Predicted 3D model of a 72-nucleotide RNA (transfer RNA) from a Verrucomicrobiales bacterium. The RNAcentral record of the sequence draws on ENA.

[in-house]
RNA sequence: AGGUUGGUAGCUCAAUGGUAGAGCAGUACCCUUUUAAGGUAUUGGUUCUGGGUUCGAGUCCCAGCCAACCUA
Numbered sequence: 001a002g003g004u005u006g007g008u009a010g011c012u013c014a015a016u017g018g019u020a021g022a023g024c025a026g027u028a029c030c031c032u033u034u035u036a037a038g039g040u041a042u043u044g045g046u047u048c049u050g051g052g053u054u055c056g057a058g059u060c061c062c063a064g065c066c067a068a069c070c071u072a
Base pairs, nucleotide, nucleotide: 001071002070003069004068005067006066007065010024011023012022013021018055026042027041028040029039030038048064049063050062051061052060
């Protein structure tokens, strides 16, 4: 320098262009002699940034930033 993949909740990850979800973690309660474990409910999002396409974009297109990898 060129290319590939990825960036979404505190963490690990989903999501056919049509209400952004799960597990773990957190909070409250129940259960238990107590802790742990278990059960129920619940909080938590500028979907990396800026544009474009579209009635509608996490998803498609362009540019940029960051990370890993490949080639030189």

NCBI's taxonomy places the organism under Bacteria, Pseudomonadati, Verrucomicrobiota, Verrucomicrobiia, Verrucomicrobiales. Rfam family: tRNA. Rfam classes the family as a transfer RNA. Rfam links the family to the GO term triplet codon-amino acid adaptor activity. About the family: Transfer RNA (tRNA) molecules are approximately 80 nucleotides in length.